[in-house]
Context: one part of a larger RNA
Molecule: small-subunit ribosomal RNA, 5' domain
Organism: uncultured bacterium
RNA sequence: GGUGAACGCUGGCGGCGUGGAUAAGGCAUGCAAGUCAAGGGGGCCGCAAGGCAACCGGCAGACGAGGUAGGAAUACACAGGUACGUACCCAGAAGUCGGGCAUAGCUAGCCGAAAGGUUAGGUAAUUCCCGAUAGUCUCUACGGAGUAGAGGUUUUUCGCUUCUGGAGCGGCCUGUGCCGUAUCAGCUUGUUGGUAAGGUAAUGGCUUACCAAGGCUAUGACGCGUAGGGGGGGUGAGAGCCCGUUCCCCACCGAUGGGACUGAGACACGGCCCAUACUCCUACGGGAGGCCGCAGUCGAGAAUCUUCCACAAUGGGCGAAAGCCUGAUGGAGCGACGCCGCGUGCAGGAUGAAGGUUCUUGGAUCGUAAACUGCUUUUAUGAGGGAGGAAAUUUUGACGUUACCUCAUGAAUAAGAGGCUCCUAAUCCCGUGCCAGCAGGAGCGGUCAUACGGAAGCCUCAAGCGUUACCC
Numbered sequence: 001g002g003u004g005a006a007c008g009c010u011g012g013c014g015g016c017g018u019g020g021a022u023a024a025g026g027c028a029u030g031c032a033a034g035u036c037a038a039g040g041g042g043g044c045c046g047c048a049a050g051g052c053a054a055c056c057g058g059c060a061g062a063c064g065a066g067g068u069a070g071g072a073a074u075a076c077a078c079a080g081g082u083a084c085g086u087a088c089c090c091a092g093a094a095g096u097c098g099g100g101c102a103u104a105g106c107u108a109g110c111c112g113a114a115a116g117g118u119u120a121g122g123u124a125a126u127u128c129c130c131g132a133u134a135g136u137c138u139c140u141a142c143g144g145a146g147u148a149g150a151g152g153u154u155u156u157u158c159g160c161u162u163c164u165g166g167a168g169c170g171g172c173c174u175g176u177g178c179c180g181u182a183u184c185a186g187c188u189u190g191u192u193g194g195u196a197a198g199g200u201a202a203u204g205g206c207u208u209a210c211c212a213a214g215g216c217u218a219u220g221a222c223g224c225g226u227a228g229g230g231g232g233g234g235u236g237a238g239a240g241c242c243c244g245u246u247c248c249c250c251a252c253c254g255a256u257g258g259g260a261c262u263g264a265g266a267c268a269c270g271g272c273c274c275a276u277a278c279u280c281c282u283a284c285g286g287g288a289g290g291c292c293g294c295a296g297u298c299g300a301g302a303a304u305c306u307u308c309c310a311c312a313a314u315g316g317g318c319g320a321a322a323g324c325c326u327g328a329u330g331g332a333g334c335g336a337c338g339c340c341g342c343g344u345g346c347a348g349g350a351u352g353a354a355g356g357u358u359c360u361u362g363g364a365u366c367g368u369a370a371a372c373u374g375c376u377u378u379u380a381u382g383a384g385g386g387a388g389g390a391a392a393u394u395u396u397g398a399c400g401u402u403a404c405c406u407c408a409u410g411a412a413u414a415a416g417a418g419g420c421u422c423c424u425a426a427u428c429c430c431g432u433g434c435c436a437g438c439a440g441g442a443g444c445g446g447u448c449a450u451a452c453g454g455a456a457g458c459c460u461c462a463a464g465c466g467u468u469a470c471c472c
Base pairs, nucleotide, nucleotide: 001471002470003469005468006467007466008465009464012342013341014340015339016338017337018335019334025298026297027296029295030294031293034059035058036057039056040055043052044051045050066253067252068251076177077176078175079174080173081172082171084170085169086168089166090165091164092163093162094161095160096159097131098130099129100128106121107120108119109118110117111116137146138145139144151158152157179225180224181223186216187215188214191213192212193211194210195209196208197207198206228250229249230248231247232243233242234241235240255276256275257274258273259272278289279288280287281286306332308331309330310329314328315326316325317324318323345375346374347373348372355366356365357364358363380409381408382407383406384405385404389399392395416461417460418459419458420457421442422441423440427456429454430453431452437444438443
C1' cells in the first nucleotide's frame, strides 16, 4: 500500500460500486419457459360477434440464469490445420403432383386411496405412410441406379421440399506455454504400429479380428498432493512475488453413479429410464421429489441482504400481427463492506467570566473556547413546480412523493476513535506498589511510574478510528 473481510468503540447525508469466500450440507412456500386458435378436429360459454382452455401438431425448453465439485490435460491461452456438421438468418436455382393407414382429444365401460391405467367405438391435420416426378444431390464396374414436398390466411403474403454459396456457430487434429513433490524411478498389453472391417457429421485403437513388438522416461515418465484456465487484479522503480471476488471469454457440473431417447444441436439444472442415499404422501397395494435459478429457511460458521416493484427501457422465446411469457434485465430495499463527495456552521466577542486541571499561591492552561451580538441555510423539515430516460407525428415510465428548481422555518438534525518511554507526532497530576496490569519490538510496574488505572492537556486521523487475518 491492498482486501468479497471479520471483530471492538462510534455513526449525519448522498452518488457509484459491492455483499454466502465455510456445508457442491438439507430445504417449507411462491415465482424463474413458454408460445402459436392464421396447422387440426372436437368441448364449454354466448342470440350472435366472439371468448376460454384441454388434446394432436409446430417452434422454443441445448439460449439465458447458477455454481467451481471434479479435472494437471480430452481443460485453458496463443498460433496453425481440416477428414466434418449447421435449426433460425441472407443470396441464387428448381419444384410444391396423386393416393392411403392410423391415433389423441371425444363417447361408452372398467380398475385404483392417489399418482395414474385399461378395453371397445369412431375422427382430423403443416402427424405418419405409399406412389409419381427430379437435378448444380448421393452411389457408380460411368452403362446406370436411388432419394423430396404441406398447406394456411385471406387478398398478398406466411410457409414446405431439394441443391449451391454465404454469415455466424460448432466438432476434430497439431505445435508452444501451463503448480508442488525424486523421502514417487521405472511405467504400459488396446499398450505402440500395420492390414481389414465396424462405427461417427468427420480423422483416429474410437471399437473388433489378425499380424508385428513396440511406445514413454532424469529435457522427470509413472505415482502422490494441490488447483477451474485466461482477459485481468494487488504490490513493486523495475525484474519479480502473490491472487483469480464482481465484469467478459472458455471449460466443466446440476442430490450421487450409470444410460440412452428426441432433436440441427443434449447424453439435456426446472426432460425420460435404472440404481443408491435422503425427504414426503399412503386406504400399506403403491406413489412423489431434487433451489450449484430469484427471494426465503434451518444448519455449520468470525462472517455475507428483500419470501420487494416492473416488463416502461435493453435483450430473448413464440406468433402474420395484436400480444403473451421472461426472478435475463431495468429498478427499489438492507449492510460505513469499499471508493468518492458534502456537512456537523460563519464573523465579531477579554472583565481573558464561572468551572476543571496545575501551581513556586504570583500565576499558568482549557481559551475567542463559552456566554453574548450579528449573519448564512449546504444539510434537515415542510410546501409548490418538475424533466430526460419514449425509440415515435398519436399511445406507452416500474424507478417516481425521482433528479433538479423555487419558497418557508430555524444554528436549527449531525463527532468520534486510537495514541502521547524509544522506534513515533504528542506530558503533567493523582491512585497503585514486581500487585493490579501494559506490550508490535526494545521493554515498563518491587512507594517520586511522562510505559499500569483515572483525570487534565496534547498529537494523529476523521464518519470513521483501531485490532485481527492474509498478500506485496